Molecule: Bacterial RNase P class A
RNA sequence: CGCGCAGGUCGCCUUAUCGCUCUUUACUUUAUGUAAAGGGAGGAAAGUCCGGACACCGUAGAGCAGCAUAGCGGGUAACGCCCGUCACCAUGUUUAGGCAUGGGAGGACAAGUGCAGCAGAAAGGAUGUACAGGUAAUGCUGUAGUGAAAUCAGGUAAACUCUAUGCGGUGCAAUGCCACGUAUACCGGCUGUUAAGGGUUGCUCGCCCGAUGCCGGGGGGUAGGCAGAUAGAGUAUAGCAGUAAUGCUAUACCCAGAUAAAUGAUAAGGGUUUCUUUAUUAAGAAAUACAGAAUCCGGCUUAUAGACCUGCUUUAUUC
Numbered sequence: 001c002g003c004g005c006a007g008g009u010c011g012c013c014u015u016a017u018c019g020c021u022c023u024u025u026a027c028u029u030u031a032u033g034u035a036a037a038g039g040g041a042g043g044a045a046a047g048u049c050c051g052g053a054c055a056c057c058g059u060a061g062a063g064c065a066g067c068a069u070a071g072c073g074g075g076u077a078a079c080g081c082c083c084g085u086c087a088c089c090a091u092g093u094u095u096a097g098g099c100a101u102g103g104g105a106g107g108a109c110a111a112g113u114g115c116a117g118c119a120g121a122a123a124g125g126a127u128g129u130a131c132a133g134g135u136a137a138u139g140c141u142g143u144a145g146u147g148a149a150a151u152c153a154g155g156u157a158a159a160c161u162c163u164a165u166g167c168g169g170u171g172c173a174a175u176g177c178c179a180c181g182u183a184u185a186c187c188g189g190c191u192g193u194u195a196a197g198g199g200u201u202g203c204u205c206g207c208c209c210g211a212u213g214c215c216g217g218g219g220g221g222u223a224g225g226c227a228g229a230u231a232g233a234g235u236a237u238a239g240c241a242g243u244a245a246u247g248c249u250a251u252a253c254c255c256a257g258a259u260a261a262a263u264g265a266u267a268a269g270g271g272u273u274u275c276u277u278u279a280u281u282a283a284g285a286a287a288u289a290c291a292g293a294a295u296c297c298g299g300c301u302u303a304u305a306g307a308c309c310u311g312c313u314u315u316a317u318u319c
Stems, first nucleotide, its partner, number of pairs: 004312007012270007020040008028031001042290001046301002049299005054171004066167005071085005086106001088103006107162002112160002114156002129144005175227004184219001186217005197209004234253008271288007
């Protein structure tokens, strides 16, 4: 200087036309077909920061390194999240060491290392100032002064560090299944040649195998497809327990599932807010945010036009 503060909730609507995706049913020309009916983004789907479910590798015993947490109690599947509370701190009030509001990452500085504005002689290895006293000698003693703190087991750990506790790794592109075409390991048969080559061997011979063709079988695996994958720590309402976070019970409900990725476009009308004009009714203009699911949950953080509710305050607390 500006803004009331704190907490919570919602976050555009309707119609028409043309489309997109999924499910079900019906029909046919059995096609990623047509028709009808129904479902179709969020409070953050975001950042991918923390914690889980799930899957695989694997049995994680010990040590080192790294990361995280740190009063007490509770909640939760779990957490670094949430709730309550205490010490302590700030402000106000009061005259009491109470009350109100807000904050409240808070183990250890008596292991070691580091750091410290102003003032002050000196701020951490005391290079001990002034005055006074004292000693064989020494800041040895007292007082003064600066400061939050002056040698006292000083302050400081969201400083290194120490202590205690916890953490195996990789992520749905996890993982499992099916598998077009082409080529092909391997196997059988046929035709052809006993040629190249290979085996046996120190060398030569001998012996054995032997197509780069055709037919059949066949495993792995690519494109692609299916499962995982949407009924769940689920949603809504009511009651009960609890200061609260949250939990329990009852009833009802099923509410996106795409795969280069649907959830859209256009038009009209309405709502809300702001501005302008107007005595009023009213009229005109502008704005209508942040943002788009990708295995699924619980948090945190960040972005967000505008609207509503509750509590407190009544002009200054608070931010």